A computed fold for a 1494-nucleotide RNA from bacterium enrichment culture clone ecb9, annotated as small-subunit ribosomal RNA. It matches the Rfam family "Bacterial small subunit ribosomal RNA". The coordinates come from a structure-prediction model, not an experiment, and the mean pLDDT is 84.

RNA sequence: AGAGUUUGAUCAUGGCUCAGGAUGAACGCUGGCGGCGUGCUUAACACAUGCAAGUCGAGCGAGAAUUACUUACUGGAGGCUUCGGCCAAAGGUGAGUAAGGAAAGCGGCGGACGGGUGAGUAACGCGUGGGUAACCUGCCUUAUACAGGGGGAUAACAUAGUGAAAACUAUGCUAAUACCGCAUAAGCGCACAGUAUCGCAUGAUACAGUGUGAAAAGCCGAGACGGUAUAAGAUGGACCCGCGUCUGAUUAGCUAGUAGGUGAGGUAGAGGCUCGCCUAGGCGACGAUCAGUAGCCGACCUGAGAGGGUGAUCGGCCACAUUGGGACUGAGACACGGCCCAAACUCCUACGGGAGGCAGCAGUGGGGAAUAUUGCACAAUGGGGGAAACCCUGAUGCAGCGACGCCGCGUGAAGGAAGAAGGUUUUCGGAUCGUAAACUUCUAUCAGCAGGGAAGAAAAUGACGGUACCUGACUAAGAAGCCCCGGCUAACUACGUGCCAGCAGCCGCGGUAAUACGUAGGGGGCAAGCGUUAUCCGGAAUUACUGGGUGUAAAGGGUGCGUAGGCGGCAAUGUAAGUCAGGUGUGAAAGCCCAAAGCUCAACUUUGGGACUGCACUUGAAACUAUGUAGCUAGAGUACAGGAGAGGAAAGUGGAAUUCCUAGUGUAGCGGUGAAAUGCGUAGAUAUUAGGAGGAACACCAGUGGCGAAGGCGACUUUCUGGACUGUAACUGACGCUGAGGCACGAAAGCGUGGGGAGCGAACAGGAUUAGAUACCCUGGUAGUCCACGCCGUAAACGAUGAAUGCUAGGUGUCGGCUCUUAAAGGGUCGGUGCCGAAGUUAACACAUUAAGCAUUCCACCUGGGGAGUACGAUCGCAAGAUUGAAACUCAAAGGAAUUGACGGGGACCCGCACAAGCGGUGGAGCAUGUGGUUUAAUUCGAUGCAACGCGAAGAACCUUACCUAGGUUUGACAUCCGGAGAAUCCCUCCGAAAAGAGGGAGUGCCCUUCGGGGAGCUCCGAGACAGGUGCUGCAUGGCUGUCGUCAGCUCGUGCCGUGAGGUGUUGGGUUAAGUCCCGCAACGAGCGCAACCCCUAUCUUCAGUUGCCAUCAGGUAAUGCUGGGCACUCUGGAGAGACUGCCCCGGUUAACGGGGAGGAAGGUGGGGACGACGUCAAGUCAUCAUGGCCCUUACGCCUAGGGCUACACACGUACUACAAUGGCGCAUACAAAGGGUUGCGAUACCGCGAGGUGGAGCUAAUCCCAAAAAGUGCGUCUCAGUCCGGAUUGCAGUCUGCAACUCGACUGCAUGAAGUCGGAAUCGCUAGUAAUCCCGUAUCAUCAUGACGGGGUGAAUGCGUUCCCGGGCCUUGUACACACCGCCCGUCACACCACGAAAGUUGGUUCUGCCCGACGCCGAUGAGCUAACCCGCAAGGGAGGCAGUCGUCUACGGUAGGGCCGAUGAUUGGGGUGAAGUCGUAACAAGGUAACC
Repeated sequence: AGAGUUUGAUCAUGGCUCAGGAUGAACGCUGGCGGCGUGCUUAACACAUGCAAGUCGAGCGAGAAUUACUUACUGGAGGCUUCGGCCAAAGGUGAGUAAGGAAAGCGGCGGACGGGUGAGUAACGCGUGGGUAACCUGCCUUAUACAGGGGGAUAACAUAGUGAAAACUAUGCUAAUACCGCAUAAGCGCACAGUAUCGCAUGAUACAGUGUGAAAAGCCGAGACGGUAUAAGAUGGACCCGCGUCUGAUUAGCUAGUAGGUGAGGUAGAGGCUCGCCUAGGCGACGAUCAGUAGCCGACCUGAGAGGGUGAUCGGCCACAUUGGGACUGAGACACGGCCCAAACUCCUACGGGAGGCAGCAGUGGGGAAUAUUGCACAAUGGGGGAAACCCUGAUGCAGCGACGCCGCGUGAAGGAAGAAGGUUUUCGGAUCGUAAACUUCUAUCAGCAGGGAAGAAAAUGACGGUACCUGACUAAGAAGCCCCGGCUAACUACGUGCCAGCAGCCGCGGUAAUACGUAGGGGGCAAGCGUUAUCCGGAAUUACUGGGUGUAAAGGGUGCGUAGGCGGCAAUGUAAGUCAGGUGUGAAAGCCCAAAGCUCAACUUUGGGACUGCACUUGAAACUAUGUAGCUAGAGUACAGGAGAGGAAAGUGGAAUUCCUAGUGUAGCGGUGAAAUGCGUAGAUAUUAGGAGGAACACCAGUGGCGAAGGCGACUUUCUGGACUGUAACUGACGCUGAGGCACGAAAGCGUGGGGAGCGAACAGGAUUAGAUACCCUGGUAGUCCACGCCGUAAACGAUGAAUGCUAGGUGUCGGCUCUUAAAGGGUCGGUGCCGAAGUUAACACAUUAAGCAUUCCACCUGGGGAGUACGAUCGCAAGAUUGAAACUCAAAGGAAUUGACGGGGACCCGCACAAGCGGUGGAGCAUGUGGUUUAAUUCGAUGCAACGCGAAGAACCUUACCUAGGUUUGACAUCCGGAGAAUCCCUCCGAAAAGAGGGAGUGCCCUUCGGGGAGCUCCGAGACAGGUGCUGCAUGGCUGUCGUCAGCUCGUGCCGUGAGGUGUUGGGUUAAGUCCCGCAACGAGCGCAACCCCUAUCUUCAGUUGCCAUCAGGUAAUGCUGGGCACUCUGGAGAGACUGCCCCGGUUAACGGGGAGGAAGGUGGGGACGACGUCAAGUCAUCAUGGCCCUUACGCCUAGGGCUACACACGUACUACAAUGGCGCAUACAAAGGGUUGCGAUACCGCGAGGUGGAGCUAAUCCCAAAAAGUGCGUCUCAGUCCGGAUUGCAGUCUGCAACUCGACUGCAUGAAGUCGGAAUCGCUAGUAAUCCCGUAUCAUCAUGACGGGGUGAAUGCGUUCCCGGGCCUUGUACACACCGCCCGUCACACCACGAAAGUUGGUUCUGCCCGACGCCGAUGAGCUAACCCGCAAGGGAGGCAGUCGUCUACGGUAGGGCCGAUGAUUGGGGUGAAGUCGUAACAAGGUAACC
């Protein structure tokens, strides 16, 4: 950085798609290790269980367990004993003292931090920068000062009571750093009135005066720690302001505490924050209100950047804590693990009543494609409490799980060719996997085993953790997959499959040879991952600020006037808003970039620097923009003087024509068409003459002439009126340009009311046409067309080109004016209107001073095609409808310009037996033959418009033969190789339909030889490799062939033109049979074709002269080149000549060439043949042959017999014979050419009516034979008839070929004697030795020819000509065709599916308004009930103050009524889209057959 995809190809437009990067991801396959990160994106769904906020005894009272001591009682182990008794430990019970400090309580601090989540919020919520002279701030720091003296309670506790419980009540006792007065107190607060300084204002600060008000707490281990007031700091918060912050106008108006004032209240504090009164404002196209969506940012992803997207983790801010409301406490909350109330849900209950809130950490269910452990520790960092020890801390530090991401490492390294085995493939040779493996040597990173063993910790204290790391021994062992391989895009083969199964991101693969499906081998890519899916950016300059467009591709508003807005002439001067420069503050940290450093590296982390493009303040500059002031005249306008004009409106006037009416003349038609008919007309039309009526439109002039903003305007006159232009340069002095909304105008059709109505003429009727004809054509004809007034507001309203200004070669017309010139011609100039054209532009076409060029300003519009200018909504309209204007769904294109072809019921030119002019046929008959069809056991197969059909087949009785039936055979009928045996070969018998099978007999060769043998050829047996296949595919092929077409075309090199496909050459003017030749020309040359060269034929010469010939000579015969002889002639076959527009005349361009003529056997390629350019038709042939692939292998091969290919209601093609007198028949008689012949042709002769037979001369052929040529000619007969025409069919009898004529041959004789009397529509051949007609021959072949291929004989007619039919060539034109008109393509209907609209309604969400109810709670009022502290009083009691209760305002949930908006659903209905080869027509593309379109 680009690529694929619209086309036959091209350029441009334009969409779709791909290659890149990224992710909190998920899914599929796979999975070795480690480090660092990261992990409910969905149900702000519901939660079992445990833990997540406590701490302080150095504030206080009380104080259990336990321990120690003392004592009373008890106890009695054991000891002593004088046996009477005495001493006495452990243990037990009670009391006291001391220690101890659990649990609960009062009190203090903390539960407002930390942690979670993103529901709400479009907002001062967030970001950024400011402000507070309008504020608060616990703990902390600094400073100053202080703490005197009293009082009354209350929990705990005890007793009693209620309750299931939760819990509560009463009475009694008690403490404090709990609570309350009093004292004292300033530089503290408040009130009053001053002075100074400062500030943008309210005002602030300082100082002094008077009055007045408010504090405190102790504990103790004597070190401390606390308490109060004030001031200041720090920290944290609160409020206000500027700017920025998504989408929708199919949301345009919103707003009553609303906007402001004043006075109060309230608050820490300003403020409608709240209330009373007053005013009527406030917000909004610079987007209010409403609706939808959304936490915001640092940042993250992407991008060259500008931008676009995102808002996980980390950090800042905000909001929330089941839902809604509320306050209390406090420095701080309207409070996640506090309280009250309401609601839903869950749990307990004795049914009375209670309890709860994981969006803390784990975890569970659920939802979901999807997201982890009910872990360890407070060791570190931090937080709370405490003087501290310490306690608490699911914050945090760690560990666990997950390839979820990033980073690193490994799965071994070196050697090793017999290129092993094996796999795959193969042209069978090989190639490849592949040094890959094996094997040898080596190493040990990871993992495993063993030993040592940290840092993290300042003295102690380590969850992690015996972890990181180090060392040792040990074994190549334990460790590779995934995707892809048609193009894009790196990488190819085989098999399987056969439009199936499947693939696919786009284009597209798959219908029997798939590099695209599946598998395998091989290869490519990445790698512990790889692919897929989803999403974002990029590529996409495809929303274009950077950086696009609008004549024809999507796109200029139908036109003007003009509001807001945007932009704006020349020069001077001031200011400094924009602008530029310097400085200052800020732009948190992390992230990003750079440089280092720390983990072995990296990821990661740390340090320093940069950047953070911004905002604010400040100092300066003054060119430009802006703005102020005073000016200028080039823009713009005014004035004056002119001429031009279908400019507009109204009134009037005119003639021509159509129609109608009246009258006259006049008679049978008129009219209309491609042709007709409907229609009109004997009741007198049409025609014609005269008169009249009425409406509409204005011939000629008339012109790419004029005017108008556009639509548009056309007889003449008058009136009113708009604008432009020219000239002059007097006046104003930027007054200008554009123009969203707005207003006005706006063809035709249409609508309303009232007129009018001649012609024309939707609808309608009739007649035609047609398969149909609701059309085109014709005859009628209503609305309408006309007028007045009012609507509508659209057109292909077009120059498909918005308006304005300036600049940029010319040439030539024309309209209006001025000017130079005596005038004309002509020149100059201003304005308009055309054509051509330069530079330039453009995809091209084209545009080009009237720009689509170069620039500036403003407006409008576009962003793939269809759906659709549709639906819904809204506005306008009487309606029709107009304006605005989507989405779902669907396609990979749709579209523009130009190119080459092809095509046209487009044009021009030309050719051809193409038509025409002729001659003869086919189509009718019979028969032959081929085909279709049908039949059959089989009727083998192929050929199918021309270009299949007397074709393959130049010849099916067997064979052929491929088909059918039946019988056999399996290395085979045929080829090669191997082993064994014999050898070849010939004859006979049996069985059988034959093939086959069985048996017997005769018989041994050739070559070489060292005599052992070897070799070649043949037969039989055996084994397998293989043979064989007319089985399939002509759409896998070669070769051959047909056809366009013997048409004149098809191309190349170089050059030139074009962005390119391509063009030029090859077109043009002539000419030709011809791209044949000439001339011209950005072309010059060349090739394949044409022509010529080749063959036959026509004339002549020459050479040669047998088998040919015979003029002359001789001989001979009945006769004959029969013989001698000869080669003159004919002829034969070699070599040559000849014809070239060479000569003359005319035409033509002095050419090519054409016309005529001479000469010549032949004259303008003399006639004929062979010869077939580039290509087309997937034309034909796998059955001539060859051949890839597939298929069969005791058969789809091979052999044999018989049958079939010969069938027969029928249809078609091609021939033959006829229908007769230009003939038939009979007799006689003449003239060819070209061929063939030894398995042959076969003469003379004889036999037979004949086919033929007998026989065999001659001939391997210019010698002999086939062989008679026939038509013709002469004579005779028939006399127009189903015949003396015609010969089918049939009967009988024969001949020939052949192993064999039944199916199924040809021929002969006799007999029979069908159709047919010249052929409908239609159609074929032929232009001269041709058609027509007549015979002859050959190939194939035993036999079989009406066919095929050749030969000669006789021998015409016509051609005006190119209008038409068919085919072709060249040029041009149109095209929506390119499979190319047998093309393309439109709409209804029918069927299936999909999404959408409407719909009686039904249902849900959301929101608004009115009213009702009114919990908790704050506030207010009341407070007769209750009441310790203070005051008065000796007391009783009273007062102040407080509480309960009650009432009221506000108020959540709820109720009710009515609206708005958004969904879901709905019988039915409407159009749309997509579907296989459905139905009906043929609308469009060519003049698309009626030009198309709006």